The prediction has a mean pLDDT of 84. Predicted 3D model of a 1531-nucleotide RNA (small-subunit ribosomal RNA) from a metagenome. It matches the Rfam family "Bacterial small subunit ribosomal RNA". RNAcentral holds the sequence, with entries from SILVA.
[in-house]
RNA sequence: AGAGUUUGAUCCUGGCUCAGAAUGAACGCUGGCGGCGUGGAUUAGGCAUGCAAGUCGAACGGGAUUCUUAAGACCCGUAAGGGUUUUAAGCGUCUAGUGGCAAAAGGGUGAGGAAUGCGCAGGUAAUUUGCCCUUAAAACCGGGAUAACUUCGCGAAAGCGGGGCUAAUACCGGAUAAGCUCACAGGCUCUUCGGAGCCAGGGAGAAAAGGAGGGGACCUUUCGGGGCCUUCCAUUUAAGGAUAAGCCUGUGUCCUAUUAGCUAGUUGGUAGGGUAAUGGCCUACCAAGGCUUUGAUGGGUAGCCGAGCUGAGAGGCUGAUCGGCCACAUUGGGACUGAGACACUGCCCAAACUCCUACGGGAGGCUGCAGUCGAGAAUCUUUCGCAAUGGGGGAAACCCUGACGAAGCGACGCCGCGUGAGGGAUGAAGGCCUUCGGGUUGUAAACCUCUGUUGCACAGGACGAAAAGUGUGUGGAUGAAUAAUCCGCGCACCUGACGGUACUGUGCGAGGAAGCCCCGGCUAAACUCGUGCCAGCAGCCGCGGUAAUACGAGUGGGGCUAGCGUUAUUCGGAUUUACUGGGUGUAAAGGGCGUGUAGGUGGUUAGGUAUGUUAGAUGUGAAAGCCCUCGGCUUAACCGAGGAACUGCAUCUAAAACUACCUGACUUGAGUAUCGGAGAGGAGAGCGGAAUUCCUGGUGUAGCGGUGAAAUGCGUAGAUAUCAGGAGGAACGCCGGUGGCGAAAGCGGCUUUCUGGACGAAUACUGACACUAACAGCGCGAAAGCCAGGGGAGCGAACGGGAUUAGAUACCCCGGUAGUCCUGGCCUUAAACUAUGGGUACUUGGUGUGGGAGGCAUCGACCCCUUCUGUGCCGUAGCUAACGUGUUAAGUACCCCACCUGGGGAGUACGGUCGCAAGGCUGAAACUCGAAGGAAUUGACGGGGACCCGCACAAGCGGUGGAGCAUGUGGUUUAAUUCGACGAUAAGCGAGGAACCUUACCCAGGCUUGACAUGCUAGUAGUAAGAACCUGAAAGGGAGAUGAUCUUCGCAAGAAGAAGCUAGUGCAGGUGUUGCAUGGCUGUCGUCAGCUCGUGUUGUGAAAUGUUGAGUUAAGUCUCGCAACGAGCGCAACCCUCGUCCUUAGUUACCAGCACUUCGGGUGGGAACUCUAAGGAGACUGCCCUCAUCAAGAGGGAGGAAGGUGAGGAUGACGUCAAGUCGUUAUGGCCCUUACGCCUGGGGCUACACACGUGCUACAAUGGUCGGUACAAUGGGUCGCAAUACCGUGAGGUGGAGCUAAUCCUAAAAGCCGACCUCAGUUCGGAUUGGAGGCUGCAAUUCGCCUCCAUGAAGCUGGAAUCGCUAGUAAUGGCAGAUCAGCCACGCUGCCGUGAAUACGUUCCCGGGUCUUGUACACACCGCCCGUCAAGCCACCCGAGUUGAGUGCACCCGAAGUCGCUAUACCAACCCGCAAGGGAGGAAGGCGCCGAAGGUGUGCUUGGUAAGGGGGACUAAGUCGUAACAAGGUA
Repeated sequence: AGAGUUUGAUCCUGGCUCAGAAUGAACGCUGGCGGCGUGGAUUAGGCAUGCAAGUCGAACGGGAUUCUUAAGACCCGUAAGGGUUUUAAGCGUCUAGUGGCAAAAGGGUGAGGAAUGCGCAGGUAAUUUGCCCUUAAAACCGGGAUAACUUCGCGAAAGCGGGGCUAAUACCGGAUAAGCUCACAGGCUCUUCGGAGCCAGGGAGAAAAGGAGGGGACCUUUCGGGGCCUUCCAUUUAAGGAUAAGCCUGUGUCCUAUUAGCUAGUUGGUAGGGUAAUGGCCUACCAAGGCUUUGAUGGGUAGCCGAGCUGAGAGGCUGAUCGGCCACAUUGGGACUGAGACACUGCCCAAACUCCUACGGGAGGCUGCAGUCGAGAAUCUUUCGCAAUGGGGGAAACCCUGACGAAGCGACGCCGCGUGAGGGAUGAAGGCCUUCGGGUUGUAAACCUCUGUUGCACAGGACGAAAAGUGUGUGGAUGAAUAAUCCGCGCACCUGACGGUACUGUGCGAGGAAGCCCCGGCUAAACUCGUGCCAGCAGCCGCGGUAAUACGAGUGGGGCUAGCGUUAUUCGGAUUUACUGGGUGUAAAGGGCGUGUAGGUGGUUAGGUAUGUUAGAUGUGAAAGCCCUCGGCUUAACCGAGGAACUGCAUCUAAAACUACCUGACUUGAGUAUCGGAGAGGAGAGCGGAAUUCCUGGUGUAGCGGUGAAAUGCGUAGAUAUCAGGAGGAACGCCGGUGGCGAAAGCGGCUUUCUGGACGAAUACUGACACUAACAGCGCGAAAGCCAGGGGAGCGAACGGGAUUAGAUACCCCGGUAGUCCUGGCCUUAAACUAUGGGUACUUGGUGUGGGAGGCAUCGACCCCUUCUGUGCCGUAGCUAACGUGUUAAGUACCCCACCUGGGGAGUACGGUCGCAAGGCUGAAACUCGAAGGAAUUGACGGGGACCCGCACAAGCGGUGGAGCAUGUGGUUUAAUUCGACGAUAAGCGAGGAACCUUACCCAGGCUUGACAUGCUAGUAGUAAGAACCUGAAAGGGAGAUGAUCUUCGCAAGAAGAAGCUAGUGCAGGUGUUGCAUGGCUGUCGUCAGCUCGUGUUGUGAAAUGUUGAGUUAAGUCUCGCAACGAGCGCAACCCUCGUCCUUAGUUACCAGCACUUCGGGUGGGAACUCUAAGGAGACUGCCCUCAUCAAGAGGGAGGAAGGUGAGGAUGACGUCAAGUCGUUAUGGCCCUUACGCCUGGGGCUACACACGUGCUACAAUGGUCGGUACAAUGGGUCGCAAUACCGUGAGGUGGAGCUAAUCCUAAAAGCCGACCUCAGUUCGGAUUGGAGGCUGCAAUUCGCCUCCAUGAAGCUGGAAUCGCUAGUAAUGGCAGAUCAGCCACGCUGCCGUGAAUACGUUCCCGGGUCUUGUACACACCGCCCGUCAAGCCACCCGAGUUGAGUGCACCCGAAGUCGCUAUACCAACCCGCAAGGGAGGAAGGCGCCGAAGGUGUGCUUGGUAAGGGGGACUAAGUCGUAACAAGGUA
């Protein structure tokens, strides 16, 4: 820091996705150790059990009890004495109760709460503060009760009541008292003007409690003690401090306007109450205020912050652990006590729930620590200890403390360590791959030498502990005191949960310790096998349909590592909400237009102030955290110390340029006045002519009208046409113009009335009065539409009819109602578009045009020049993704407004609002897709355009399609009818020869190293070979007389080997599969003229240019021009054949002249001619005329055998069709291996209702039959062609001359001459069938060809449609050859004979080329694509209702409780009184206000559910049409 993904490719816009970091996480696989952290995020759901708040006997009276002492009683004992027990006193210990302090802290949770909260900064002159500290003063005299206890009673229990006794630091009365409180009046200072502080004055009022230790003198005593003195603790009053809290102010603090108005204690005042204190906090009265678009009120969501995560930052998200604040404690309400609470483990009431119960009543509250159930993806031990730190109580010892300190569990996170290190090549074995050579796993292992972190065992063994306390010694303070107490110093003693832990040492021993994910691109890392759109993968793009680097596995590799992946969430990337840092002509986005309010912004100048601004200082911004430095744990994480920072806020001081405000001035912005001309600007009234239609009359007669063509329609009742007159409505020709006016919508005959605005010129005036403009308001606003009333000529939705069509609810035609017009009122939308908001300023130009002014000039009008204001075109710079824009900006800047944030769903739903309605404005979500889109590029396409070719059409000739037959194909059939080829570009094609063979198919019989190739091992002389034989259809299987050969060594015997054979093993073999894995070859576009490249240039780029243009050509052929210049593959030429001539040569071909002749070039001879086959010549627009840019070239002509490519052939660019071929051959992969191989016999490929293609023969007289007669060329021939001759009607047979070929075989048919046939199913036609033969071949039945005789079918020129051909061509006639034993050949390939017609021309059909244009196509029009219907699935809307939740209002009931009133029960303290009693005071009870839950009624908001209704999204191959994209066939 970017990347992938829209396209054939490109640039842009734009969304989606990925790589990073993070987490209180969870899930999957795996798991050695330690340290430090961290762990109920969900049901603020319910909870068993234990613990979490007590303590003080030095406040008090009791009780229990140990011990001691004293006395008594009883028992034992002679006694001494012992035991038991009672009473009293004492040192202690324990303690229920009274009393004090604490319990408001600590600990938990985040439900509620959007402000009574929190953060930051302030205020309190409006306040309180127990315990603590400092200072000052004081503590006097009295009194009456009451728990405990005892007794009686009630109750199941919880508990309660009555009587009696008693104490206090409990309670009460009185005294005293100030600098305290209250009222009064005075002075000073400060002040927020309310008041506050200080000084001095007299008046009234309010306090207290004791306990503990010690002690000389004195006093007292019941002899215990007390007073008294002293110390400590406690108590009271006042002031101050500290700490803690209350209240108030400013400011910041989420979403929603589909919540716009809210508010009666509401806002303020006065008086009173209440509070620690201000205050409508509460009450009464008075006034009518208060809040709000700077978002009130309502709704939703949420604890806030320090901080955490992320980020370059600005920001965004979060609020676990730790720390600060708040709120809550089952739910709701309430107060009491107290310094403090409206109180987590207090009280009262109501409710729900749970538990106990004797049914009458009671008890309870884990959101404390553990733990349990539940729900959940998910979150721990019912541990140890008060040793440390801290807290409560206490004088203290000490007690309590689930705070806390520790341990336990969990890879939940962070950090650290280990699972070994060095050597070790035969590169072991095994695995995997392989091109079979090898490669890789891999120094990895084995093996050798070491180490000892960790682990295990044993041994030692901490820091955290020092205070306090106790003992003792000593110094000081206090004190009358050598007592007591307090403070300090020294010594000693005592205290550890963790823990026998950390740590250290010794021994053992590589021994116990590696996984997870990924490997198509993004993204580091690939091979093989399996699977076969299946199974599966996937974050996005996308993989998988038989060769998957994407699925699964193996091997290998990459990454991280005690973890690794996945999921979820946040930030980032995303400049994709843009403050930093975006946009709006066409991609999403400028409001239809104006006016104008708030708001925002604002000209020049002077002075002042100090709002913003700038600088400095002070305070604050808690600690922790982040950052820096240093330090402590072996390191790190972690922890400690110091610093920096906390970008903020407040106050003070200073500055005054800019901004703001105040005061004054100015004229250039703006406006006003004067003069002038231009204009379809607006509103009203009047007038005019042309035309259409209708009416009346005349003339006139059969049609008119309409269309692509028609018809409906009108017309003999007289139309159309024409003339005259009349009626009525609407619109205004020419002028007329990218001319004018208007804000826009819009405005067009003429005249007139009223009226708005702009412009020009020159002066004067005002003096910033300006610009913009809200989701504030108001007005205008095409067409259509609506309401009411008129009007209605033409046109004309709907509708009717006629056509068209498969249909035609359309396009076309004939009619025609609303409407169009007027008046009044609504509607308020348009592609309301310049798809471009308004204003101001600046920035090269050219050229038109409207309006005005000036100048020059002129007699004058023009022309020309300058300038202001409009309106167009072209273009510089710049801008832009490009297109384009360009002083009328989309350039450069500023100000204000509006609007946009992926496509669809959807401008839909719901809600609100406007409207008579139609509908408008505002305006979502679920769900779904990975795109949707803009501009430009290359192609392709168009029922777009231009130009040009082609037997493409046209003009001609002959066919096919109808018949019969042949042949190929489909289909059907079959045991098999082998396979391939399927528009053109399959179908007389592969096949240029299927009876067997071929042959691949079927049936049957056989063989298994095989019919064929090659290697190895073993064996092999009666071996190989092999006549005759058996079986069999053959193949094959048996049997088998006879019976070998070669090479080397060796004298020989013989040995070894070869060949052959047998057995076995590697292997052979496959017309099995894939032409969509391939090579090669081929078809087609197309013998069309195209297809490209290098360099340069242009463009951000795809690309363009060149290759386009003007001509020309068969041609991208050539010429000219040109930001192109060159080049390549194609074209052409070079090659072959034919056409003319020449040279050379002359046999087998030839014969002019000569000779011979059997009359046949037969022979001699010739070398002229034909011909043969080698080499040359010839044609090049070369020559002439004309046209042309006087270029390329074209037209005509001459000469010439041939003329503009002379004719034909061969030759086929880049590429297209996944075209054809694995069955010619080759070949990867897959498959078969006693068979999918091989051999053999027979059958089939030849079937036959039918359909198609290609042909042959015909239908006849341009013919048929018969007779006679003439003229070719290409070719073939020894397993062959075969003559003369003979036989046969003939096919053919016999026979065999000649020929290995210019020598022999070897001969044409149409034609010509003659005869007959005379238009008929025939003397046409020959199918079919019968008979008889011939030939080939092992074989002719399935299934050959030929001959003869007989038979004599269809067919009389062929529907729609369709094919070939432009000259030696078509047509027509025969001949030859390949294959081949023969032949189904009418096919194919060649050859020669006879030998035409026509082409005006390029409108149309088909195909092609070039340029251009449109495009939503790119699999490229056989494209794309829309809507209904049908099916499935999903979410949503409406919905009679129904059922929850929340909430407003009204009313009812009204608990507890505070407050108020009352006092008829009752009452010790004080007063009066001898007493009784009374008073003061308290107070049960009663009444009242308020008041939670509850109830009733009525609204509102928001969920669930619902018969039915509605549209929407999605879903390889459903239906109907064809709306859009090309002029998309009606733009």